[in-house]
Annotation:
This is a predicted structure of a 112-nucleotide RNA (SAM riboswitch aptamer (S box leader)) from Chitinophagaceae bacterium BSSC1. The sequence was found by an Rfam model in a public genome assembly. Rfam family: SAM riboswitch aptamer (S box leader). Gene Ontology term of the family: regulation of gene expression.
């Protein structure tokens, strides 16, 4: 890099260095930013994918595996403005929303 599965409405920031950009990509919009962007470092936090425990169920009836729920957070990741900031298609309510689906993307676990 590719493929498979799951999730993406909630949540969580301070300091130091740095110095003009940033919000994935193209275009448009709308925002954030010299009251300090990106990036790097330190500390802190959120969450619960991997992980641990308990209970229930299913398969198997030897170890066990899977599913659901609850609890936990040492470790591996991830994350800490705005729905994944918004955009497509269909439908519903009525000029701005809602629901479903798709595309692209992100993250995790696994496979090669």
């Nucleotide at each position: 890099a590719a493929c498979u599965u799951a999730u993406c409405a909630a949540g969580a920031a301070a300091g130091g260095c740095a110095g003009a950009g940033g919000g994935a990509u193209u275009u448009g919009g709308c925002c954030c930013g010299u009251u300090g962007a990106a990036g790097c470092c330190u500390u802190g936090g959120c969450a619960a994918c991997c992980c641990a425990u308990a209970u229930a169920g299913u398969u198997a009836c030897u170890c066990a595996a899977c599913u659901a729920u609850a609890u936990g957070a040492a470790g591996g990741u991830g994350c800490c403005a705005a729905c994944u900031c918004c955009a497509g298609u269909a439908c519903c309510c009525a000029u701005g929303g809602g629901u479903a689906c798709a595309g692209a993307g992100a993250u995790a676990a696994g496979u090669c």
Its mean pLDDT, the model's own confidence on a scale to 100, is 82.